[in-house]
């Protein structure tokens, strides 16, 4: 550097839901909990979705990385 996530090893993350805190909201966060995940690590660059405001065919601000791409780093196995 390539292929692969079948099997094996070490582990990792944690949907819905419940409770506490927080935000105008989408949401965030801690604990419990596992539906799932080979990037369900990081990054709002593209597109989608969601929320708010305004002078509402639109614009601005925000959320979302567990919708899909892009970028970047990384684990096991194999040649």
């Nucleotide at each position: 550097g390539g292929a692969u996530g079948a099997a094996c090893a070490a582990g990792c993350c944690a949907a819905a839901c419940u409770u506490g805190u927080u935000g105008a909201g989408a949401g965030a966060u801690a604990a419990g909990g596992a539906c799932g995940g080979a990037a369900a690590g990081c990054u709002a660059c593209g597109a989608a979705g969601c929320c708010u405001u305004u002078g509402c065919u639109a614009a601005a601000g925000g959320c979302c990385a567990g919708c899909c791409g892009g970028g970047u780093u990384g684990c096991g196995u194999u040649a």